[in-house]
């Protein structure tokens, strides 16, 4: 300076155009004499950012900005 890949809950990750989930951490609550483990149970997200395209975008496009790889 040039490609390719990824950005989703507090962590790790699912979700290939119809109003977003799990799995563990947090909480609350059964159990226990207590605590650990278990059992329920409810929250927790502007889908990195701005646009674009559609009836409708997390999911197509197109610039950005951050993280890795490769190449010069």
């Nucleotide at each position: 300076c040039g490609g390719c890949u990824c950005g989703u809950a507090g962590c790790u990750c699912a979700g290939u155009g119809g109003u977003a989930g799990a799995g563990c951490a947090a909480g609350g609550u059964c159990c226990u004499u207590a605590u650990a483990a278990g059992g329920c149970c409810g929250a927790g997200g502007u889908c990195g950012c701005a646009g674009g395209u559609u009836c409708g975008a997390u999911c197509c496009c197109u610039g950005c900005c951050g993280a890795g790889c490769c190449g010069a």